[in-house]
RNA sequence: GGUUUAUAGAGAAGAGGGGAGAGAAUAGGCUCAGAGAACCUCUAGCAACCGCGCAGUGCAAUGCUGCGAAAGGUGCUAAAACCUACCCUGGAAAGGGAAUUAUAAAUU
Numbered sequence: 001g002g003u004u005u006a007u008a009g010a011g012a013a014g015a016g017g018g019g020a021g022a023g024a025a026u027a028g029g030c031u032c033a034g035a036g037a038a039c040c041u042c043u044a045g046c047a048a049c050c051g052c053g054c055a056g057u058g059c060a061a062u063g064c065u066g067c068g069a070a071a072g073g074u075g076c077u078a079a080a081a082c083c084u085a086c087c088c089u090g091g092a093a094a095g096g097g098a099a100u101u102a103u104a105a106a107u108u
Stems, first nucleotide, its partner, number of pairs: 001108008013043005021032003026085004044077003049073002052068006081100001086097004
């Protein structure tokens, strides 16, 4: 990098460095940003996918379900994945689906 499955309107910021763009990509909108953004480091935190503990289920299992903790592996800490774009419903508002992307786990 490819594939599969799951999740994506919840939640969680300070310091130091940095120095002009940033919010995945294209377009439009909107927003953040010299009152210092993005990014990096440290510390703190959030969440609970894996892992861990307990209980249930089951002939049994490394399966499935529920609950719990947060010392381990990841991830995350502006705005819905910031919004829209393609398809369906609808007069509109809005709703549903897909695609893409991100993350986790498994696999190649």
Molecule: SAM riboswitch aptamer (S box leader)
Organism: Bacteroidota bacterium